[in-house]
RNA sequence: AGCCGCUCGAAUGACUGGCGAUCAUACGUGGAGUACCACGAGGAAGUUCGAGCGCAAUGUUGUGCCGUUCGCCUGGGCCGGGUUC
Repeated sequence: AGCCGCUCGAAUGACUGGCGAUCAUACGUGGAGUACCACGAGGAAGUUCGAGCGCAAUGUUGUGCCGUUCGCCUGGGCCGGGUUC
């Protein structure tokens, strides 16, 4: 110096469902009805780039993270690990 870790910033950003319950018309509007479609608002893991601090200690954790109050479901995305082509 690089890799890597953490933090910050910028860009980008998948996914954002159904039914029921509740003081509650519990995202809004319209349309469907094998858990979806379109637009709008909000949320958002992650990816890329840049900068700073580090290369060790301390702390945390012990198979995860993300999408509108809660419950039950359904279906996705992403990170990590393995296998095959």

Predicted 3D model of an 85-nucleotide RNA (ZMP/ZTP riboswitch aptamer (pfl RNA motif)) from a Chloroflexota bacterium. Model confidence (mean pLDDT): 76 of 100. Rfam family: ZMP/ZTP riboswitch aptamer (pfl RNA motif). Rfam 15.1 lists 3,295 matches to the family in 2,545 species. Gene Ontology terms of the family: regulation of purine nucleotide biosynthetic process and one-carbon metabolic process. On this family, see Tran et al., Cell Chem Biol 2020: "Parallel Discovery Strategies Provide a Basis for Riboswitch Ligand Design".